[in-house]
Context: one part of a larger RNA
RNA sequence: CGUCGAGUCUUGAGGGGAUUUGGUCCUUGUACGAGAGGAUCGGACUGAACUAACCUCUGGUGUACCAGUUGUUCCGCCAGGAGCAUCGCUGGGUAGCUAAGUUGGGAAGGGAUAAGAGCUGAAAGCAUCUAAGCACGAAGCCCACCCCAAGAUCAGGACUCUUAGGCUGGUCGGAGAACACGACCUUAAUAGGAUACAGGUGUAAGUGUUGUAAAACAUUAAGCCAAGUAUUACUAAUUAGCCAAGACA
Numbered sequence: 001c002g003u004c005g006a007g008u009c010u011u012g013a014g015g016g017g018a019u020u021u022g023g024u025c026c027u028u029g030u031a032c033g034a035g036a037g038g039a040u041c042g043g044a045c046u047g048a049a050c051u052a053a054c055c056u057c058u059g060g061u062g063u064a065c066c067a068g069u070u071g072u073u074c075c076g077c078c079a080g081g082a083g084c085a086u087c088g089c090u091g092g093g094u095a096g097c098u099a100a101g102u103u104g105g106g107a108a109g110g111g112a113u114a115a116g117a118g119c120u121g122a123a124a125g126c127a128u129c130u131a132a133g134c135a136c137g138a139a140g141c142c143c144a145c146c147c148c149a150a151g152a153u154c155a156g157g158a159c160u161c162u163u164a165g166g167c168u169g170g171u172c173g174g175a176g177a178a179c180a181c182g183a184c185c186u187u188a189a190u191a192g193g194a195u196a197c198a199g200g201u202g203u204a205a206g207u208g209u210u211g212u213a214a215a216a217c218a219u220u221a222a223g224c225c226a227a228g229u230a231u232u233a234c235u236a237a238u239u240a241g242c243c244a245a246g247a248c249a
Stems, first nucleotide, its partner, number of pairs: 001151001005161006014148004020048007032037001050105005058099004065092005070085006109143003116136001118134002165243004169185005190236003193232005199225003206219005
């Protein structure tokens, strides 16, 4: 830009992905075989690698969370803290991300065939799977399974609306380089804050008691807390602006 203005839901021409395979058990120590050995067909279970999604579990990370601790500088000193030293080092760790973790998948079926193996059957009184005809036969092919898909320019279809709808602007995000996509904009839980909870760390500071003291105990499952969940308009999403159909008849 097109597809006759818009919103929602779709069809599927076409394209892509996947298609793997082992072992064990039953049938069965059966058929077969002198024995040794040892099946087809069929059924069940369990793996490997690959692959998709996810984070309940097991872990990793988690430089904006908590605690311990060394050196040094500073806050006048003590106490308590802050800065720097690889995040100073160490022990843990929420959300998110993640694999080594969890769950799922390649199942079944149909169609046409290859090699091959058949029926009927002439040419060629026989024979012959083939010449006419019929019917089988692969992990392969086409469907089937999953995904994309009407620029499929033959541009499809259904429903609804028609001052409909869209854009700018703002608060944001499981979305993201920009753009796009999605949520919300006071008739509001979109983000921040607050409150509660979950969860993390592990019992704060101050004070008191005991001890000469280092310290211990009590107050105290304390104090602090990021991205989590819910509730709540306290703060910020103000007011608004722009585009929004012509052709044919």